[in-house]
RNA sequence: CUGCCGAAAGGGUAAAGUCCGGGUAACCGGAUGGCACAAAGCUACCUGUCCUGAUUUCCGGGAUAGAGGAGCCGCCGAA
Numbered sequence: 001c002u003g004c005c006g007a008a009a010g011g012g013u014a015a016a017g018u019c020c021g022g023g024u025a026a027c028c029g030g031a032u033g034g035c036a037c038a039a040a041g042c043u044a045c046c047u048g049u050c051c052u053g054a055u056u057u058c059c060g061g062g063a064u065a066g067a068g069g070a071g072c073c074g075c076c077g078a079a
Base pairs, nucleotide, nucleotide: 012037013036017032018031019030020029021028022027035066041072042071043070045069046068047067048064049063050062051061052060053059
């Protein structure tokens, strides 16, 4: 000097539940709430899972990014 790791600091997000609303549903939005998260920021491309339709095997549509992979962007940097 570079790489890996990630303590501290400043912060960030926000599970389940509850209330209201949307949707056939999965689930989503707002408020409350705080389980947890160093990518729990974003993307439905692949797999998985869930809902729905059907010819109920193949197939179509939808959902899930806090299920895994992959892609894009990204704050700080002690030992």